[in-house]
RNAcentral holds the sequence, with entries from MGnify. This is a predicted structure of a 70-nucleotide RNA (transfer RNA) from a chicken gut metagenome. Its Rfam family is "tRNA". About the family: Transfer RNA (tRNA) molecules are approximately 80 nucleotides in length.
RNA sequence: GCCUGUAGCUCAGUUGGUUAGAGCGCAGGUUUGAUAAACCUGAGGUCACAGGUUCAAGCCCUGUCAGGCC
Numbered sequence: 001g002c003c004u005g006u007a008g009c010u011c012a013g014u015u016g017g018u019u020a021g022a023g024c025g026c027a028g029g030u031u032u033g034a035u036a037a038a039c040c041u042g043a044g045g046u047c048a049c050a051g052g053u054u055c056a057a058g059c060c061c062u063g064u065c066a067g068g069c070c
Stems, first nucleotide, its partner, number of pairs: 001069005008024004017055001026042005048064005
């Protein structure tokens, strides 16, 4: 100097607007002699932190922190 930071993990979020999502994982249920698989349901998030702009910010701006690359 550049890039990244969104659920336990891996990530999406299409040039600011409807309720913040997917897969895996976790819990419960159906099924089974019992597992696994399959199917259904659910929990789980101060969108790293703090400020700013705006009617409205995960998204734009500034600073800080953490990680990666040169």

The coordinates come from a structure-prediction model, not an experiment, and the mean pLDDT is 81.